[in-house]
RNA sequence: GGUUGCAACAACCCCGCGGAUUGGGGCGAGCCAGGAAUGCUGAAUCUCUGCAACGGAGAUCAGGAGCGUGGAGCGCCAGUGAAUUCGCUGCAGCC
Numbered sequence: 001g002g003u004u005g006c007a008a009c010a011a012c013c014c015c016g017c018g019g020a021u022u023g024g025g026g027c028g029a030g031c032c033a034g035g036a037a038u039g040c041u042g043a044a045u046c047u048c049u050g051c052a053a054c055g056g057a058g059a060u061c062a063g064g065a066g067c068g069u070g071g072a073g074c075g076c077c078a079g080u081g082a083a084u085u086c087g088c089u090g091c092a093g094c095c
Base pairs, nucleotide, nucleotide: 001095002094003093004092005091006090007089013081014079016088017087018086019085020084021083022082023080025077026076027075028074031071032070033069035067040063041062042061044060045059046058047057048056049055
């Protein structure tokens, strides 16, 4: 120098140090989808009421918002007790 195996040190055990990739977890602001219930909005539609009113009430329709659910991404966090990989520290062996 090359190579193989190992981790004593550790606030139970496991965990040597630092990166990378894939996957998992948590958090965040948006996006998409569909859901439930309520309220809001509307010169909307129908009915009732009213002398009448761009009056009132009820039902329907439409709209967007909020709520919670799911999805694909993005960003951030971390003893990610998952896998792989690169370099390094230390110990032992082999060449």
This is a predicted structure of a 95-nucleotide RNA (nadA riboswitch) from an Acidobacteriota bacterium. It was read from a public genome assembly, where an Rfam model found it. It matches the Rfam family "nadA riboswitch". The family's RNA type in Rfam is small RNA. The organism belongs to Acidobacteriota, within Bacteria. The model forms 100% of the base pairs in the Rfam consensus.